[in-house]
A computed fold for a 1462-nucleotide RNA from Saccharimonadales bacterium (SeqCode), annotated as small-subunit ribosomal RNA. Rfam family: Bacterial small subunit ribosomal RNA.

RNA sequence: AUGGAGAGUUUGAUCCUGGCUCAGGAUGAACGCUGGCGGCAUGCCUAAUACAUGCAAGUCGUGCGGUAACAGGCCUUCGGGUGCUGACGAGCGGCGGACGGGUGAGUAACGCGUGGGUAUCUACCCCAAACUGAGGGAUAACCCCGAGAAAUCGGGGCUAAUACCGCAUAUGGUCUUCGGAUUAAAGCUUCGGCGGUUUGGGAAGAGCCUGCGUCCGAUUAGCUUGUUGGUAAGGUAAAAGCUUACCAAGGCUAUGAUCGGUAACUGGUCUGAGAGGAUGAUCAGUCACACUGGAACUGAGACACGGUCCAGACUCCUACGGGAGGCAGCAGUAGGGAAUUUUCCACAAUGGGCGAAAGCCUGAUGGAGCAAUGCCGCGUGCAGGAUGAAUGCCUUAGGGUUGUAAACUGCUUUUAUGUGGGAAGAUUAUGACGGUACCACAGGAAUAAGGAUCGGCUAACUCCGUGCCAGCAGCCGCGGUCAUACGGAGGAUCCGAGCGUUAUCCGGAAUAACUGGGCGUAAAGAGAUGCGUAGGUGGCAUAUUAAGCAAAACAUGAAAUCGUGUGGCUCAACCAUACGGCUAUGUUUUGAACUGAUAAGCUAGAGAAUGGUAGGGGAAGUUGGAAUUCCCGGUGUAGGAGUGAAAUCCGUAGAUAUCGGGAGGAACACCAAUGGCGAAGGCAGACUUCUGGACCAUUUCUGACACUGAGGCUCGAAAGCGUGGGGAGCGAACGGGAUUAGAUACCCCGGUAGUCCACGCCGUAAACAAUGGAUGCUAGCUGUAGGAGGUAUCGACCCCUUCUGUAGCAAAGCUAACGCGUUAAGCAUCCCGCCUGGGGAGUACGGUCGCAAGAUUAAAACUCAAAGGAAUUGACGGGGACCCGCACAAGCGGUGGAGCGUGUGGUUUAAUUCGACGAUAAGCGUAGAACCUUACCAAGGCUUGACAUCCUGCGAAGGUCUACGAAAGUAGACUGUGCCUUUGAACGCAGUGACAGGUGAUGCAUGGCCGUCGUCAGCUCGUGUCGUGAGAUGUUGGGUUAAGUCCCGCAACGAGCGCAACCCUUAUGAUUAGUUGUAUUUUUCUAAUCAGACUGCCUCGGUAACGGGGAGGAAGGGGGGGAUGAUGUCAGGUCCGUAUUUCCCUUAUGCCUUGGGCAACACACGCGCUACAAUGGCCGGUACAAUGGGCAGCUAAGUCGCGAGAUGUAGCAAAUCCCAUCAAAGCCGGUCCCAGUUCGGAUUGGAGGCUGAAACUCGCCUCCAUGAAGUCGGAAUCGCUAGUAACCGUAGGUCAGAACACUACGGUGAAUACGUUCCCGGGUCUUGUACACACCGCCCGUCAUACCAUGAAAGUCACCAACACCCGAAGUCCGAUUAUUCGGCCUAAGGUGGGGGGGAUGAUUGGGGUAAAGUCGUAACAAGGUAUCCGUACCGGAAGGUGCGGAUGGAUUACCUCCUUU
Repeated sequence: AUGGAGAGUUUGAUCCUGGCUCAGGAUGAACGCUGGCGGCAUGCCUAAUACAUGCAAGUCGUGCGGUAACAGGCCUUCGGGUGCUGACGAGCGGCGGACGGGUGAGUAACGCGUGGGUAUCUACCCCAAACUGAGGGAUAACCCCGAGAAAUCGGGGCUAAUACCGCAUAUGGUCUUCGGAUUAAAGCUUCGGCGGUUUGGGAAGAGCCUGCGUCCGAUUAGCUUGUUGGUAAGGUAAAAGCUUACCAAGGCUAUGAUCGGUAACUGGUCUGAGAGGAUGAUCAGUCACACUGGAACUGAGACACGGUCCAGACUCCUACGGGAGGCAGCAGUAGGGAAUUUUCCACAAUGGGCGAAAGCCUGAUGGAGCAAUGCCGCGUGCAGGAUGAAUGCCUUAGGGUUGUAAACUGCUUUUAUGUGGGAAGAUUAUGACGGUACCACAGGAAUAAGGAUCGGCUAACUCCGUGCCAGCAGCCGCGGUCAUACGGAGGAUCCGAGCGUUAUCCGGAAUAACUGGGCGUAAAGAGAUGCGUAGGUGGCAUAUUAAGCAAAACAUGAAAUCGUGUGGCUCAACCAUACGGCUAUGUUUUGAACUGAUAAGCUAGAGAAUGGUAGGGGAAGUUGGAAUUCCCGGUGUAGGAGUGAAAUCCGUAGAUAUCGGGAGGAACACCAAUGGCGAAGGCAGACUUCUGGACCAUUUCUGACACUGAGGCUCGAAAGCGUGGGGAGCGAACGGGAUUAGAUACCCCGGUAGUCCACGCCGUAAACAAUGGAUGCUAGCUGUAGGAGGUAUCGACCCCUUCUGUAGCAAAGCUAACGCGUUAAGCAUCCCGCCUGGGGAGUACGGUCGCAAGAUUAAAACUCAAAGGAAUUGACGGGGACCCGCACAAGCGGUGGAGCGUGUGGUUUAAUUCGACGAUAAGCGUAGAACCUUACCAAGGCUUGACAUCCUGCGAAGGUCUACGAAAGUAGACUGUGCCUUUGAACGCAGUGACAGGUGAUGCAUGGCCGUCGUCAGCUCGUGUCGUGAGAUGUUGGGUUAAGUCCCGCAACGAGCGCAACCCUUAUGAUUAGUUGUAUUUUUCUAAUCAGACUGCCUCGGUAACGGGGAGGAAGGGGGGGAUGAUGUCAGGUCCGUAUUUCCCUUAUGCCUUGGGCAACACACGCGCUACAAUGGCCGGUACAAUGGGCAGCUAAGUCGCGAGAUGUAGCAAAUCCCAUCAAAGCCGGUCCCAGUUCGGAUUGGAGGCUGAAACUCGCCUCCAUGAAGUCGGAAUCGCUAGUAACCGUAGGUCAGAACACUACGGUGAAUACGUUCCCGGGUCUUGUACACACCGCCCGUCAUACCAUGAAAGUCACCAACACCCGAAGUCCGAUUAUUCGGCCUAAGGUGGGGGGGAUGAUUGGGGUAAAGUCGUAACAAGGUAUCCGUACCGGAAGGUGCGGAUGGAUUACCUCCUUU
């Protein structure tokens, strides 16, 4: 010494700033669901709204006259009488109704709290002293009469007192001129006593004064006339302008007066680690109020809650003439409200009033009742119990969970119920509570559990339903078909007679920061703080003082509350008691270090003096040359000017150009600089005059004279304003020309204000170093400007030291980082200014200033959960550097035009099935739709199904024929009787239900596969290091490569996936082998294994990697080609290949059949074929391949046909046979002669062939005839770098048939590449960014629509506080008076009036905010395509544009200078 926790949310991620939100505690609470008992507390927070009814303050006969009621006695004529007694209504009188009880409206105040003071008073109580004698006149009650509805009142008559009034006395008191004057009393009695008067003192209470403390607003800055003081008088219990007269002119205020708003204050209560913050229910102290306002009376005490008077509002009674009333006492009612109890019992206890007492009164109080409103305690059972029952839920179908939970067995009885007993609270008596607390007995698990939550924060998870709907939500956010977030269920978690929600306060929030924050860029340093007031702070040393400061003692800080100990209710809450504490205030004493004060000093701060120095510092004046423009004149001729390109414009009436002369205004090249001066703004030709400041040196003087500085004063770019000048150039506005979709712009031609001067305003800028001033301290290096000293020299340089300024780096340190770093953003002190989420908004209203523009000061409602700073990784840029690619360029050939083929869109249709849509869809899925395929349409049929498994029954299965039908199929007849020993297997039929089936949906639920960037060179990891971190480094740099390929360097060292290589093929050779090849050997060929190429060799360059050249070699620097595709991107494609989640259909979205469709056709696009011809067409002749395929196949020879083909069958499962003459272009001849042709072949007619059940819709081929468009193709666009392009044919797969497509094969065989400026794509580095769904991004403003709050507004309405005037009740005081009244001062209420203040409302109107996918543009973010922004002015639908000045918080490029390192 007992005491301190955080989390979510801004981002792709990070750190910071910063707001919002949550977890905690609390409540006089309310609401929702639920509810067993007891104890102790608490209970109108709203309408200080209105109140029916009852009660809440009376008492005394021992003060008095009396006797209405009751009881008793006595008398009685039985009608009654009698105060005689107990007692006692009403009355006179005394004391008390000023306490107790309620409420918080008012009050920002000596009201309250705390500490002091005294000019005072005090009934009852206590103490002390003295006294208590003798008289008088009335009056109520009562009786009589009268008025009135009543309330009540009037008149007459009688009577008493402790009622009233004199007299006497005066211890004492008061006054006093010190002589004196004046002043009391009450009796009663049961004889015990109780009273009365005066004085002094006490106790307790009250009054007044005062220091300090006590909310918000300056968009409230001045307030005050009894005001401030004095004298005199009055007045009070008492001081006092408390009141009046006179005199003086004071008093308060930036330390916040006055005014406005809000509010009873405190002990305390809640919270908090504390400091604080919030609050002022219950309990306790004080104050104020009592229907609203005013006033006094009585009294010891009131200006009086249950008293009086007056005025007002309201309610009630009324006979209309008049009257009555005041729950903010206890209950209770209505109303208001989310909301707050019984019209209970008792004076038994405690206390109060009266009384001598008995006693009476007491809604104070003690109790009970109601309410889970709160706190505390108890219970709703305990133990055993596994087949881990059943049910529910889930399930991977095994199980799990509900769950020892239940059932069942044993036990107990708190509570509840019943019965019996029964307190304390009371000392004699007296007990409302109460037959209560408590005790005993009895029976029986019996009477007793819910609420919220379960995405994260935050403990607790699954299923079903729903499908951006319904809904949830404290914040972030869930929900669009697998929702742990909605609703239900099962389960779980947390609390538990409660649990949640809402509201409010504190906390967390260091988010107003005293403890304990900040201001370069996040919000924040005023433009200068230049001068300076108040204030704050202040150098060295001495003495005194003792205000601050420190210590001690004392007093106060009520009780309760709080802490600790102990005790009492069975425990606890609760209560009691002791101690502590109450952090505060005051008084006294002591101390003298520090601060302050006073006195006298010092010189290091500051200032002055003396001698020098530099300077665009300021003001006024004088003066100079270059240039632009204009004017005049000369020469001279057709253009000039301007732009990206143009045009407007100027020019043959002579421009531009050039020469000479002149006018005028503005600005001052070079020097010139990161340089100089100034407080800042700012300042530049030269000279003169006047003038301010700074620096250096000397160390002479003053002696703290200092620093800062709220208000205040002054200065203050540009633009702008006023008056008067001036006006060359430039140039808002404006006019014209362009550009453009438009172009109120950028560009061009003109051009007015303005820019200039004088005087006066304005007072703002990115007025910036986005960095207030002063002082001290804390490593250095370098440049530059101005001085001084030293050294050196003949001297100037050079060099060294030092002061002042101005720049560039950098240690420590600081910082969120960037960065700052002796010129601090470091370490400290002092003073000032400023900030507290974004927007609304630097706006509205109000004030001040201004001629105006406007400036300054400066909010709120509402709205959002962010807004923001720095840095990181990407992506992007109409940023940069480097590099690559058929990317461009250089070439060759195409496409786009024609006809045809094919695919797609669109259209059409019963259907034209579906998918694919830039690159990365479109001769794609489809390696081939006549039926089938087929998924589509029409029609006809089937329903355990065309297909699979299981069960039952029957039967082999099957085949043939007939009828109907388009077929599927239906019906019938005939035939058949299998394998097997049986069971049975296979098959068919029938039945049953589980199920089958689906090319139905979702490729945005998926697997797999694929496309693309891209065969681009990249993508990562481990360890280490750096950074708070995201991340960085490695991977960057210098070279090199096709390559992150390799080398060198390097806080990195290594590694992985990619690259390369390994694989296949091809080019050469060798060896081996060889069928079906060769007549045969070599050769060729086939195919198996090897060889060969590695910058290996030479040379040049280079550190190396490597590069250039050469030799040899078939091949040379990767020899050619292929396969091979990193991490990832595109929610790319595919559920219609298959697989698959979920959903959907189930006599249909399934299955079968026939026919149709996928083939349509105004049109548009993609990919191809054939051409347009002579490098050609046609005819004839002639030469040379390779790869492949073949048995439901290829099919030879031969024969027929013009031909397609037919026939024919030999051969061949193929290096043997066939397709297949193996080919065409080519070559050799001939012909055509430039034309819509002997080009071109579409279209159409006719005749045939082939396949196939079938060739109409809708196949291919042949022959004859026909002979379209087309004469090389607009804008645009594609491919290709060598055996490539181009041209030529051949084969294969699919396939019954059906290629101009696709996949392969060979033949002929080029041109060009200077190069990387540009287009496209990619890579690396760097830069900017407001992008991260990543530029197809983000985003601004007008307009339109809806809603919300707000400003202005002719006015309207009620309210508030003052002011002026009028009137003026009651009442105190004063004066009169015929004693009945009257008058005066003051005053409440009321009235009139003009202003002021805030509020509500208001046609219309202004901007603002929010909202869904509206309209117009594209201003900003990249150089955002005209860099942006600030101030100002003008203009424009709008963002905005332009002028002038300013900032860098601008990208890019070039140049100069300097720093660092060596």

Its mean pLDDT, the model's own confidence on a scale to 100, is 84.